[in-house]
RNA sequence: UAACGACAAAGGCAAACCCGUCGAAAGACGGCGGCGCAAAGUGACCGGCCUACGGAGCGACUCCACGGCAGCGGCACCACCGAC
Numbered sequence: 001u002a003a004c005g006a007c008a009a010a011g012g013c014a015a016a017c018c019c020g021u022c023g024a025a026a027g028a029c030g031g032c033g034g035c036g037c038a039a040a041g042u043g044a045c046c047g048g049c050c051u052a053c054g055g056a057g058c059g060a061c062u063c064c065a066c067g068g069c070a071g072c073g074g075c076a077c078c079a080c081c082g083a084c
Stems, first nucleotide, its partner, number of pairs: 004082002012037002018031005035071001041077003045074003048069003054064004
């Protein structure tokens, strides 16, 4: 340096439920909580998924991301510890 991940050490993050705020929604943030996580740190670039205020298609209904999900996978960047 790259890979790897221990019943190691020191620490870290925080699912669901419930409460509050924001949002059209998906969802986000804060509190509570702790299912899990060795990148569950960061980034929507690729695939995927969610939503559809608004817009398009006469209508039913369908479609569209410029909105989201990094705790769906890939990729990029950065990082703590060091047994086998």
Overview:
This is a predicted structure of an 84-nucleotide RNA (c-di-GMP-I riboswitch aptamer) from an uncultured Halieaceae bacterium. It was read from a public genome assembly, where an Rfam model found it.